Context: one part of a larger RNA
RNA sequence: CUGGGCGUAAAGGGCGCGUAGGCGGGCGAUCAAGUCAGGGGUGAAAGGCCUGGGCUCAACCUAGGAACUGCCUUUGAAACUGAUUGUCUAGAGUAUAGUAGAGGCAAGUGGAAUUCCGGGUGUAGCGGUGAAAUGCGUAGAUAUCCGGAGGAACAUCAGUGGCGAAGGCGACUUGCUGGACUAAUACUGACGCUGAGGAGCGAAAGCGUGGGGAGCAAACGGGAUUAGAUACCCCGGUAGUCCACGCCGUAAACGAUGUCAACUAGCCGUUGGGGGGCUUAGGCCUCUUAGUAGCGUAGCUAACGCGAUAAGUUGACCGCCUGGGGAGUACGGCCGCAAGGCUAAAACUC
Numbered sequence: 001c002u003g004g005g006c007g008u009a010a011a012g013g014g015c016g017c018g019u020a021g022g023c024g025g026g027c028g029a030u031c032a033a034g035u036c037a038g039g040g041g042u043g044a045a046a047g048g049c050c051u052g053g054g055c056u057c058a059a060c061c062u063a064g065g066a067a068c069u070g071c072c073u074u075u076g077a078a079a080c081u082g083a084u085u086g087u088c089u090a091g092a093g094u095a096u097a098g099u100a101g102a103g104g105c106a107a108g109u110g111g112a113a114u115u116c117c118g119g120g121u122g123u124a125g126c127g128g129u130g131a132a133a134u135g136c137g138u139a140g141a142u143a144u145c146c147g148g149a150g151g152a153a154c155a156u157c158a159g160u161g162g163c164g165a166a167g168g169c170g171a172c173u174u175g176c177u178g179g180a181c182u183a184a185u186a187c188u189g190a191c192g193c194u195g196a197g198g199a200g201c202g203a204a205a206g207c208g209u210g211g212g213g214a215g216c217a218a219a220c221g222g223g224a225u226u227a228g229a230u231a232c233c234c235c236g237g238u239a240g241u242c243c244a245c246g247c248c249g250u251a252a253a254c255g256a257u258g259u260c261a262a263c264u265a266g267c268c269g270u271u272g273g274g275g276g277g278c279u280u281a282g283g284c285c286u287c288u289u290a291g292u293a294g295c296g297u298a299g300c301u302a303a304c305g306c307g308a309u310a311a312g313u314u315g316a317c318c319g320c321c322u323g324g325g326g327a328g329u330a331c332g333g334c335c336g337c338a339a340g341g342c343u344a345a346a347a348c349u350c
Stems, first nucleotide, its partner, number of pairs: 004321003007304002012318001014201002017198001021194003025088007033081002035077008049065006091191001092188004096183004103177007110154001115149007125136002162169002206247006215241002220236004258317006266295002269292010299306002323350003332343004
């Protein structure tokens, strides 16, 4: 390289947007670049192959042929690909009317609870554990009532639920804003799919500057446990967790399953629409559509399992794998304030 692969064996990029490129719907016309056919030129000789010949054979030598699958040129063909052009509506999109939603951003508001502060009542304990102790408390704690401060998170609703491309999103109100779905028409007329580079988004932790700091809590201190206990348990407690702005760019970023499209038995729930029938309000039946959970046929799979949301049957495009360790390391480069990230070997060894 080919072949073969990527749910769990090595292997799907964390996610979308999008450049080049690759690929691309129906009908017609033209061209003839690809494609196909014929002709011409060339494709040196030797070698190799086939059929003969010469040394007694062979090696060796020699004659002819085929081949040289290619390139150039010319004459044609027009199904397919391509180019140009015309047209179409089944892909894609736009308009109109609705629907559901923790989708995003900003501002404001609320109640419960913890902690702290002030005051009242009240007295000897509280707290904690397997048991304790450290700790708090007669300078009046714990408990209880009233008032206040402040920060963070939003019980119930809540779901096998919803929304989002992913990360993720959960009190309420308002403003701004993205997407999805449904029904019926009208319109545009292939405007599409994928996407190397690229630029953007991207949990937590971490970093910079400035705020904030109730609870929790790496580090740290103490008490226990223990042979020891740099732990698990307990009492404290600082970064951090929160906000603004700027970095970082990672993850079991997981469905360990790339995106798009088509096709291939059924059953049963659930969420959001729409249509029809029955019904006293609830509600019931049925059809259709978009999502989502559980079974299951064929098929696939090493098995487990997957099974119309495929891991089935196919097509288009991208990413990735090639024995274990060394190693996601060294070196170099790029990025970063740093931590480090991305790219990424070899010797050696089994």

Source information: The prediction has a mean pLDDT of 90. This is a predicted structure of a 350-nucleotide part of an RNA (small-subunit ribosomal RNA, central domain) from an uncultured prokaryote. The full RNA is in RNAcentral, with records from ENA.